[in-house]
RNA sequence: GCCUCAAUUGUCCAGUGGCUAAGACACCGCCCUGUCGCGGCGGAGACCCGGGUUCAAUUCCCGGUUGGGGCG
Numbered sequence: 001g002c003c004u005c006a007a008u009u010g011u012c013c014a015g016u017g018g019c020u021a022a023g024a025c026a027c028c029g030c031c032c033u034g035u036c037g038c039g040g041c042g043g044a045g046a047c048c049c050g051g052g053u054u055c056a057a058u059u060c061c062c063g064g065u066u067g068g069g070g071c072g
Stems, first nucleotide, its partner, number of pairs: 001071007010025003018055001027043005048064005
């Protein structure tokens, strides 16, 4: 230099054109408990950046950034 894969709550991950963006752990509150913990119920919290296509983009396309893999 070229090719390729990935990027979503604090972490791990699902979703792949119309979602309230699902779940687990962690966090907060309440219940439970003599206390802590376990357990139960609830809550807050995310689509890497810039363009394009589209009535509509986290999803498709182009470019960028960062990381992984391959070739030279």
The prediction has a mean pLDDT of 81. A computed fold for a 72-nucleotide RNA from a Candidatus Pacearchaeota archaeon, annotated as transfer RNA. Rfam family: tRNA. Rfam links the family to the GO term triplet codon-amino acid adaptor activity.